[in-house]
Context: one part of a larger RNA
RNA sequence: UUUGGCUUAAAGCGCUCGUAGCUGGCCGAUGCCGUCUCAUGUGAAAUAUUGGCGCUCAACGUCAAUGCGUGCAUGAGAUACCCAUUGGCUAGGGAGCGGGUGAGGUAAGGGGUACUCAUUGGGGAGGGGUAAAAUCCUGUAAUCCGAUGAGGACCAACGGUGGCGAAGGCGCCUUACCAGAACGCAUCCGACAGUGAGGAGCUAAGGCUAGGAGAACAAAUCGGAUUAGAUACCCGAGUAGCCCUAGCAGUAAAUUAUGUAGACUCUGGUGUUGCAAAUGUCUAGAACGUUUGCAGUACCGUAGCGAAAGUGUUAAGUCUACCGCCUGGGGAGUACGGCCGCAAGGUUGAAACUU
Numbered sequence: 001u002u003u004g005g006c007u008u009a010a011a012g013c014g015c016u017c018g019u020a021g022c023u024g025g026c027c028g029a030u031g032c033c034g035u036c037u038c039a040u041g042u043g044a045a046a047u048a049u050u051g052g053c054g055c056u057c058a059a060c061g062u063c064a065a066u067g068c069g070u071g072c073a074u075g076a077g078a079u080a081c082c083c084a085u086u087g088g089c090u091a092g093g094g095a096g097c098g099g100g101u102g103a104g105g106u107a108a109g110g111g112g113u114a115c116u117c118a119u120u121g122g123g124g125a126g127g128g129g130u131a132a133a134a135u136c137c138u139g140u141a142a143u144c145c146g147a148u149g150a151g152g153a154c155c156a157a158c159g160g161u162g163g164c165g166a167a168g169g170c171g172c173c174u175u176a177c178c179a180g181a182a183c184g185c186a187u188c189c190g191a192c193a194g195u196g197a198g199g200a201g202c203u204a205a206g207g208c209u210a211g212g213a214g215a216a217c218a219a220a221u222c223g224g225a226u227u228a229g230a231u232a233c234c235c236g237a238g239u240a241g242c243c244c245u246a247g248c249a250g251u252a253a254a255u256u257a258u259g260u261a262g263a264c265u266c267u268g269g270u271g272u273u274g275c276a277a278a279u280g281u282c283u284a285g286a287a288c289g290u291u292u293g294c295a296g297u298a299c300c301g302u303a304g305c306g307a308a309a310g311u312g313u314u315a316a317g318u319c320u321a322c323c324g325c326c327u328g329g330g331g332a333g334u335a336c337g338g339c340c341g342c343a344a345g346g347u348u349g350a351a352a353c354u355u
Stems, first nucleotide, its partner, number of pairs: 004326003007309002012323001014202004021195003025089007034081001035078008048066007092192001093189003096185003104178007111155002115151008126137002163170002207248006217241001221237004259322006268300014282285001304311002328355003337348004
């Protein structure tokens, strides 16, 4: 490499966009590059096959014919497929319109409880904390009960196997702007599509740079306990950080451990969310119920698949297109080199040796 694989054994890039490439709907016309047919030329000799001949036979040698040389070139044709050009179509895709839906994003404004602190009134000895304690706070009046003010963070209940987003993720209210999906209509375009090496963008927490902010929490750190010890678990404090603005970084068990897109399968059942249609009820509504269609999201489960667990129209079933990745364990996601980064480090990524 072929083959075989990638939920859990090694293996799906964290996610998206997109260049080249690869692949690609239906009906015609023309051409004929690929493809196919025929002809001609060429395709050395030796070797091979068959038949002769020559060494006494054979091996061997030699002659002829055939075959091989799987090809190449030229010419003539075929046109189903592929390809190219061209004409048309609407089932893919896109645009448009309609009424709904959603913690989708960005920005601004507003609100709420709690917490801490400050001031003030009341009150007067403990409070706090634990398995038990102590460190700690407190007569310079704590804890506790009220009032007023300031500050930063967060957004209870509703809340849901619920919703939205490509993923990371998103939850008080209002407004503005931006974006997406589903459903319905079938008005327009007419294959415009799928995937996507390189490439670009986004990317939790933690980390870094600069400037702010700092209530609560809290790595590090310091005390108190526990203990043989206790660089821990428990308790009291507490700095980075967590928050905001502008950048960097680019990683996660970034998980559905399951790439994206499309088609198909006699299955089916039970919820739930959104839209639509039909129908019934009344209190006549942006109402409620039932049935159905589409789209999503869960559970169960047939066939099938699977080593099994399981999966099962949201496939891990049956197929197609394209990409990524795997090849015993350790050494090692290490070393060296390259690229990126302020650094931390990231990315690409071996070998010796060992078993």
Record summary
Predicted 3D model of a 355-nucleotide part of an RNA (small-subunit ribosomal RNA, central domain) from a Candidatus Micrarchaeota archaeon. It matches the Rfam family "Archaeal small subunit ribosomal RNA". Its Rfam clan is "SSU clan". The prediction has a mean pLDDT of 85. Lineage of the source: Archaea > Nanobdellati > Microcaldota. It was read from a public genome assembly.